[in-house]
Molecule: c-di-AMP riboswitch aptamer (ydaO/yuaA leader)
Organism: Verrucomicrobiota bacterium
RNA sequence: GUUCUUUGCACGCUUAAUGGCUGGACGCCGUGUCCGGCCAGCGGGGGACCCACUUAUUCCGCGAAGGCGGAUCGGGGCGCAUGGCACUGCGGUGUGCCAGGGGCACUUGGAAGGCCCUAGCCCGACAGCUAACCUCGUCAGCUCUACACCAAGGGCAA
Numbered sequence: 001g002u003u004c005u006u007u008g009c010a011c012g013c014u015u016a017a018u019g020g021c022u023g024g025a026c027g028c029c030g031u032g033u034c035c036g037g038c039c040a041g042c043g044g045g046g047g048a049c050c051c052a053c054u055u056a057u058u059c060c061g062c063g064a065a066g067g068c069g070g071a072u073c074g075g076g077g078c079g080c081a082u083g084g085c086a087c088u089g090c091g092g093u094g095u096g097c098c099a100g101g102g103g104c105a106c107u108u109g110g111a112a113g114g115c116c117c118u119a120g121c122c123c124g125a126c127a128g129c130u131a132a133c134c135u136c137g138u139c140a141g142c143u144c145u146a147c148a149c150c151a152a153g154g155g156c157a158a
Base pairs, nucleotide, nucleotide: 006158007157008156009155011154012142013141014140018040019039020038021037022036023035024034025033026032041138042137043136044135045134046133051128058071059070060069061068062067074126075123076122077121078120082099083098084097085096086095087094100118101117102116103115104114106153107152108151109150110149
């Protein structure tokens, strides 16, 4: 170094949200933090022909007008986060139930059963699909023997 065998592993989870390089500041070095920049990966939006759609262009303020500013059950976007029923005379909010949708431990398959979520935000009168092209994000939250079993495969350690 290679092959085989045995044992162990939260080898964490949701999310696109990860990896690398680098400049400056914190007196200097190291380390760390903060503010940036670049590359790659992952994710979102805008954007032709063709196809599809055929209607709705609101309100307030300023301006002579072009236009500028603000608002948003008009419309649209991210996301699993939608629909129905009951409680109310209507609407909003809240609660409960049903259906639909989403997640649960390296990966895949099998089998089986439970737990949890179904939010929040954005654009600002405006966008269908969409090649080239343009542009934006790379946050945040949680778990500690637990939601366990079998088989195969990969990785790490002994």